About this RNA
This is a predicted structure of a 129-nucleotide part of an RNA (small-subunit ribosomal RNA, 3' minor domain) from Natronobacterium texcoconense. It matches the Rfam family "Archaeal small subunit ribosomal RNA". Its family is annotated with structural constituent of ribosome and ribosome in the Gene Ontology.

Context: one part of a larger RNA
């Protein structure tokens, strides 16, 4: 390379990290339930032992936090000459923008209220050169 200009946002390709996440497998630590080897302590007993208490390994279940892995599907984010549909912003960008709010609608956005001037044009005041 100077409007034949710049530029948004849905779609649609790849890629790439990311949130959420039914589910699922697994650890840590807590609380309670069942069985219940032993040890201890008292009692009974000729003896094997038996009966009371307590401590209580170890299985077996039931729950709370709490940690990791995995994954159906869901979500938007980046990136990447020459895809799609429109043109929303930049000049008054052709309805000036833009915030905030509420409704709407492929999509950029549109419309209603409220504000700002960082709004072009016009006319009129005041300063000032």
């Nucleotide at each position: 390379c100077a409007c034949c200009g710049c530029c948004c946002g849905u779609c649609a390709a790849a890629g790439c990290a990311c949130c959420c996440g039914a589910g699922u497998g697994g650890g840590g630590u807590c609380c309670g339930g069942a069985u219940g080897a032993g040890g201890c302590c008292g009692c009974c007993u000729u003896c094997c032992g038996g009966c009371g208490g307590u401590c209580g390994a170890a299985u077996c279940u039931g729950g709370g936090c709490u940690c990791c892995g995995c994954a159906a599907g869901g979500g938007g984010g980046c990136u990447u000459a020459a895809g799609u549909c429109g043109u929303a912003a930049c000049a008054a960008g052709g309805u000036a923008g833009c915030c905030g709010u509420a409704g709407g609608g492929g999509a950029a956005u549109c419309u209603g209220c409220g504000g700002c001037u960082g709004g072009a044009u016009c006319a009129c005041c005041u300063c000032c050169a």